[in-house]
RNA sequence: GGGCCUGUAGCUCAAUGGUAGAGCCGGCGGCUCAUAACCGCUUGGUUGCAGGUUCGAAUCCUGCCGGGCCCA
Repeated sequence: GGGCCUGUAGCUCAAUGGUAGAGCCGGCGGCUCAUAACCGCUUGGUUGCAGGUUCGAAUCCUGCCGGGCCCA
């Protein structure tokens, strides 16, 4: 330098172009003599950035940035 994959909550990951969610973590509470486990409730988002298409974009298109793999 070229090709491919990838970026969504603190972490791991969903979401077929139609209300952005789950588990874990965290917070509050229940249970227990107490802790863990378990149960209930709950906080948390510039969907990497900038544009484009569309009535509507995490999703499609373009450029850029970060990460990974391969080739040179």
Molecule: transfer RNA
Organism: Hoeflea sp.